Transfer RNA from a bacterium, 75 nucleotides, folded computationally.
The sequence was found in a public genome assembly.
Its mean pLDDT, the model's own confidence on a scale to 100, is 82.
Its Rfam family is "tRNA". It is annotated as a transfer RNA.

RNA sequence: GAGGGCGUAGCUCAGCGGUAGAGCAUCGGACUUUUAAUCCGUUGGCCGUGGGUUCAAAUCCCACCGCCCUCACCA
Numbered sequence: 001g002a003g004g005g006c007g008u009a010g011c012u013c014a015g016c017g018g019u020a021g022a023g024c025a026u027c028g029g030a031c032u033u034u035u036a037a038u039c040c041g042u043u044g045g046c047c048g049u050g051g052g053u054u055c056a057a058a059u060c061c062c063a064c065c066g067c068c069c070u071c072a073c074c075a
Base pairs, nucleotide, nucleotide: 001071002070003069004068005067006066007065010024011023012022013021018055027041028040029039030038048064049063050062051061052060
């Protein structure tokens, strides 16, 4: 340099046009002599950034940024 994949909660991921979710974790409570475990509740998001299409975009299109893979080039 060329091609491809990925970016969503603190972490791991789902959601692929129609109100953003789960598990774990945080915090509070129940239970327990205490801790752990278990149970109940709670908190948590500019959906990488900026544009475009649309009545409506996490989702489709374009550019850019970051990470990963393959190929090519150089050494």